Predicted 3D model of a 526-nucleotide part of an RNA (small-subunit ribosomal RNA, 5' domain) from an uncultured bacterium. The prediction has a mean pLDDT of 88. The full RNA is in RNAcentral, with records from ENA and SILVA.
Context: one part of a larger RNA
RNA sequence: GAUUGAACGCUGGCGGCAUGCUUAACACAUGCAAGUCGGACGGCAGCGGGGGCUUCGGCCUGCCGGCGAGUGGCGGACGGGUGAGUAAAGCAUAGGAAUCUGCCUAUUAGUGGGGGACAACCUGGGGAAACUCAGGCUAAUACCGCAUGUGGUUUACGGACUAAAGAUGGCCUCUUCGAGAAAGCUAUCGCUAAUAGAUGAGCCUAUGUCCCAUUAGCUAGUUGGUAAGGUAAAGGCUUACCAAGGCGACGAUGGGUAGCUGGUCUGAGAGGAGGAUCAGCCACACUGGGACUGAGACACGGCCCAGACUCCUACGGGAGGCAGCAGUGAGGAAUAUUGGACAAUGGGGGCAACCCUGAUCCAGCAAUGCCGCGUGUGUGAAGAAGGCCUGCGGGUUGUAAAGCACUUUCAGAGAGGAGGAAAGGCGUACGGUUAAUACCCGUAUGAUUUGACGUUACUCUCAGAAGAAGCACCGGCUAACUCCGUGCCAGCAGCCGCGGUAAUACGGAGGGUGCAAGCGUUAAUC
Numbered sequence: 001g002a003u004u005g006a007a008c009g010c011u012g013g014c015g016g017c018a019u020g021c022u023u024a025a026c027a028c029a030u031g032c033a034a035g036u037c038g039g040a041c042g043g044c045a046g047c048g049g050g051g052g053c054u055u056c057g058g059c060c061u062g063c064c065g066g067c068g069a070g071u072g073g074c075g076g077a078c079g080g081g082u083g084a085g086u087a088a089a090g091c092a093u094a095g096g097a098a099u100c101u102g103c104c105u106a107u108u109a110g111u112g113g114g115g116g117a118c119a120a121c122c123u124g125g126g127g128a129a130a131c132u133c134a135g136g137c138u139a140a141u142a143c144c145g146c147a148u149g150u151g152g153u154u155u156a157c158g159g160a161c162u163a164a165a166g167a168u169g170g171c172c173u174c175u176u177c178g179a180g181a182a183a184g185c186u187a188u189c190g191c192u193a194a195u196a197g198a199u200g201a202g203c204c205u206a207u208g209u210c211c212c213a214u215u216a217g218c219u220a221g222u223u224g225g226u227a228a229g230g231u232a233a234a235g236g237c238u239u240a241c242c243a244a245g246g247c248g249a250c251g252a253u254g255g256g257u258a259g260c261u262g263g264u265c266u267g268a269g270a271g272g273a274g275g276a277u278c279a280g281c282c283a284c285a286c287u288g289g290g291a292c293u294g295a296g297a298c299a300c301g302g303c304c305c306a307g308a309c310u311c312c313u314a315c316g317g318g319a320g321g322c323a324g325c326a327g328u329g330a331g332g333a334a335u336a337u338u339g340g341a342c343a344a345u346g347g348g349g350g351c352a353a354c355c356c357u358g359a360u361c362c363a364g365c366a367a368u369g370c371c372g373c374g375u376g377u378g379u380g381a382a383g384a385a386g387g388c389c390u391g392c393g394g395g396u397u398g399u400a401a402a403g404c405a406c407u408u409u410c411a412g413a414g415a416g417g418a419g420g421a422a423a424g425g426c427g428u429a430c431g432g433u434u435a436a437u438a439c440c441c442g443u444a445u446g447a448u449u450u451g452a453c454g455u456u457a458c459u460c461u462c463a464g465a466a467g468a469a470g471c472a473c474c475g476g477c478u479a480a481c482u483c484c485g486u487g488c489c490a491g492c493a494g495c496c497g498c499g500g501u502a503a504u505a506c507g508g509a510g511g512g513u514g515c516a517a518g519c520g521u522u523a524a525u526c
Stems, first nucleotide, its partner, number of pairs: 001526004006522005013373006019366002021331001026329003030326003035074003040071002043067002047065003050061004081284003090209007099201002104197008112146001114144002121136006151162004166189006174180002210256003217247003222244008259281004264273003286307005309320004337363001339362003345359001346357004376406004386397004410467001412462005420453001424448001426446007470515005475496003481510005491498002
C1' cells in the first nucleotide's frame, strides 16, 4: 500500500447493488417448511344445492356440486441446512469395464379369462393417554393363480421359467322419452413385455492433494490362487482350502490438523495466504447400531434397538429431536423479522382447472462492504464584530460571514404512471383424428382475466437555502505551528523517543494538514 463475512470508539443525509452466528455439530417454547390425485376405489363425516316427509322444532335421501377419514398411485432419495467426521472409501484431472436407471423420447408386440382377501363401516372389549384387540360386511389401477409369449432369462439345445388394469370424454343402436342400461365404435390418459436413447447413479485405475522421523518398522482376510456364496455389477466383498505373501527412508505405520475444488485476497511475476457469499463434489442429521420399502435411501421433518437429555402420566406406560425459515436461551468482541406472496422462475401431484412449496421472488433491520449523489451557486472589503497571536504598528481566521441576486438535485407534500404478464379459461376459423359436423388435439385470431413487491421505477407540479459534516493528525519517518497550562508530575508512544519552569511530542485553545458519510484503532493475510 492492498484486502476483510470483521469488531470497538467518535460521528452519521439519501439511494442502488451485495453481504450478515467465523464462537457452543450447545439446548430449544411457538408457528410454518411435503404434499397431491374423486379422470384408480368402496363410500359419505362436515358444507352448499335438489327431492320427500313434517307435530313447522326438524327428520330422511350420495340424487348433484364436492369431499373428512380410509384403501390405492406418484412424490416424500429433489429442493433447503451444516462442516462434526474424513489425509482417503474424499476431492481435482485424465482414463476404464464388469453394471443399474422411476418419470422422459423413439420403436415393436400385447392389454384374454378367473379367484380370495384386508381397511374404511358396523358390533363388542381394553387403556389416563398414545393407541389397541376380537367378530362380521365390502370395492379397486391393492393382492394371487390360469392362458398367451412378440420378446426376455436359462439350458444338458429336448426343454424349462416369465406379463398386464383399467379410467374418462363423445357417438351409433335400444327404451317407459325423465334419463338410463348392455354390447359396439372412437379419442385421450394409462397398464405389460422388450430394444435403443437420454438423464442420473454405482464401481475400477493412474497422478496430484498439510505438519511431525523427538513416529521405523506395519500387516493373518493380511497378499495371491482355486472353488462356492453374494451383489445391479468387477473384487477377500464373504466363506472353505492352498501358497507365504503384501506395504515401507520415493516415508509405510502412528500422532496432530483439516471437508476438497472452481474460484477469492495479495503480488510485476514466481509465489504466499485462505476456501464467507455463488457454483460442482463429498459427508452428516440428538449419540451409536440396524435393516425395511422403493427405480433410487441404509432415508434431516420414515421405521426398529440401545444411550444421554427434555416433557406428559391415573406410575401401568407414552411423546420428542430447528446443522429447514423465523424466533428463544446460552456462549461470544460480534452477526437481522416469530414479515408478504406464490405475481415471476423452478419443483411435487393432477387430463386439466388447481393445490402445495420459509425453494424462490420480495419487503424489514444493520454505514458491514462497494458504487453514486447531496449538505448549495454567483457576487460581496467597511478586509465588520468576535476569537487567536503580536515587536502594539499590525497580522490571521477571511470572500469566510453578514448583505444582494439566483437555483431546487436528494429528503418533504400532491398528481400521473411503465415494465417485470408469458400464460390459463371462453368464443370463432382452419387443419388433424374419426363412421362422425360429436369428443379430443394442434395452429391462428378475438374479447377477457392474473402483480407479493407497490404509496414501484420514472415523469410533472409546489414550497423554501430551507432538513443534511464529521473524524484523525500537525517532533522525524509523514502533509500540517503558535500561545496558555503542567513541571520526569499528569501523561504520550508504531519505531526513534518526548515531559525535571520558555514542551511545535503531555492537556486545552487558535490556526493548519489529510480523508470524508465516514474517520481512526484493534485483529488478520499478502